[in-house]
Description:
Predicted 3D model of a 365-nucleotide RNA (Bacterial RNase P class A). Its Rfam family is "Bacterial RNase P class A". Its family is annotated with dimeric ribonuclease P complex, tRNA processing and ribonuclease P activity in the Gene Ontology. Rfam classes the family as a ribozyme.
RNA sequence: UAAGCAGGGCGGGCGAUCGCGGCUGCAGGUCCCGAAAGGGCGCAGACGAGGAAAGUCCGGGCUUCACAGGGCAGGAUGCCGGAUAACGUCCGGUGGAGGUGACUCCCAGGCCAGUGCAACAGAGAUAUACCGCGAAGCAGCGGGCCCAGUGCCCGCUGCCCGUAAGGGUGGAAAGGCAGUGUAAGAGACUACCGUCUUCGUGGUAACACGGAGAGCCAUGUAAACCCCAUCCGAAGCAAGACCGAAACGAGAGCUGUGAGCUUGCCCGGCUCGCUCUCAGGUGGGUCGCUUGAGGCCGCCGGCGACGGCGGUCCUAGAUAGAUGAUCGUCCAAGACAUAACCCGGCUUACAGCUCUGCUUAUAUA
Numbered sequence: 001u002a003a004g005c006a007g008g009g010c011g012g013g014c015g016a017u018c019g020c021g022g023c024u025g026c027a028g029g030u031c032c033c034g035a036a037a038g039g040g041c042g043c044a045g046a047c048g049a050g051g052a053a054a055g056u057c058c059g060g061g062c063u064u065c066a067c068a069g070g071g072c073a074g075g076a077u078g079c080c081g082g083a084u085a086a087c088g089u090c091c092g093g094u095g096g097a098g099g100u101g102a103c104u105c106c107c108a109g110g111c112c113a114g115u116g117c118a119a120c121a122g123a124g125a126u127a128u129a130c131c132g133c134g135a136a137g138c139a140g141c142g143g144g145c146c147c148a149g150u151g152c153c154c155g156c157u158g159c160c161c162g163u164a165a166g167g168g169u170g171g172a173a174a175g176g177c178a179g180u181g182u183a184a185g186a187g188a189c190u191a192c193c194g195u196c197u198u199c200g201u202g203g204u205a206a207c208a209c210g211g212a213g214a215g216c217c218a219u220g221u222a223a224a225c226c227c228c229a230u231c232c233g234a235a236g237c238a239a240g241a242c243c244g245a246a247a248c249g250a251g252a253g254c255u256g257u258g259a260g261c262u263u264g265c266c267c268g269g270c271u272c273g274c275u276c277u278c279a280g281g282u283g284g285g286u287c288g289c290u291u292g293a294g295g296c297c298g299c300c301g302g303c304g305a306c307g308g309c310g311g312u313c314c315u316a317g318a319u320a321g322a323u324g325a326u327c328g329u330c331c332a333a334g335a336c337a338u339a340a341c342c343c344g345g346c347u348u349a350c351a352g353c354u355c356u357g358c359u360u361a362u363a364u365a
Base pairs, nucleotide, nucleotide: 001361002360003359004358005357006356007355008354009353010352012330013329014328015327016326017325018324020048021047023045024044025043026042031040032039033038050336054347055346057345058344059343060342061341062236063235064234065233074232075231076230077229078228079093080092081091082090083089094108095106096105097104098103109227110226114225115224116221117220118219130167131166132163133162134161137159138158139157140156141155142154143153144152145151175193176192178190179189180188194216195214196213197212198211199210200209201208202207240287241286242285243284249278250277251276252275253274254273258272259271260270261269262268294313295312296311297310298309299308300307301306331334
C1' cells in the first nucleotide's frame, strides 16, 4: 500500500422564534370553576425517545385467579462445563465443516424399543446378478489323432454351477486401499487407515492419546411418528388495588298522624312523595407508573460470560396520548425509525462517520 477478519463508539452541530408534555417554584381576594381546600389560566426554571423505542419470538419481575401429593395429556429444550433472577440467551471448551490465515459456521441425544418413508434411475434398495470373469459336468457344432466310430484332445456356443474384483445406475449397492491367494474371486488371509469391544493414561466432563482384541451381520431419514432426559399452573397493566356522581334497586322512618286509592270512619293493604341508611361499582378520579436484577467511574476476583466492594448520578411517564414547525448558518448534507408496566435476550431495518486489535500478499529498512 492492497485485500480481508474480529470487536467497540457515534447516529447532524450551533443560534433564534413559535408550540407541546409532565414536574418544581412564584403569584395567589386580580380572568374562569369551586362552600372551601384547591384546580384551570398566567409567569419563571431545568428536564423530555432509541440503538434498535420495531417484530412481539423466548425468559423473568410484578398482579389476579388456581393449587395437599402423584399421574395422564400438551408444549419447549437436547455434546460438556459454567454464568444468571431466568432463558431457547451468553461465556469457555469438545467434536464436525469451511478458509492460506486472522477467523467463521453447526436444532451436535437415541434408527440393535417399535412403526413409517426412500421418487427417478438401476439387474438388484436390504436385497440382487444385466454386462463381465471362471474350473468341473452335460448337450450341440467344427477341427485334429485317423479313413470311420460309441474313444481321446482342442476350440466355439448354450445350459447348470461358482463369484461379487471390474463396468453401469444411484444420495446410498454388505468398510477403503495395496498385496497374498484362487479356476475366477471374496476380510478367505496379511499390512496400513477406518469401525467396534476392552484396558490404561490425561481431563470435572464432552472427549483425546496409547495398548490389546474382533475380520467387521449390515443403508439413510427422528427439521417422520416415536423413545429417553430435563423444564413448564393459567391469564396478562384494558393485569390489578382503592375512592366513588347521577339514575336504578333494597331496607327503615314520617307520631298534633305526608298525599292518593281501597266502603262513610278506624286498622290493615297498595301506589306515590320526602328523609336517612345500605348494596352493587357505571361515568369519573387516585394509585399501579417508573429508583431499577439501574447508569457511570475506580479497585479487586475470574481466560471469559459475570461477580464483589467503594464513590457518584437521577435521566419521559402521557390516557386520545407530548419531542414538532419555521428561519439563519456550517459540514462529510443527515439512514432506519417514535416510549405506553418494567427488565434480560434474540431477530429484523439502518445513509454515513470513526476507533482498536489481528491476518494475508507485496515493497522498503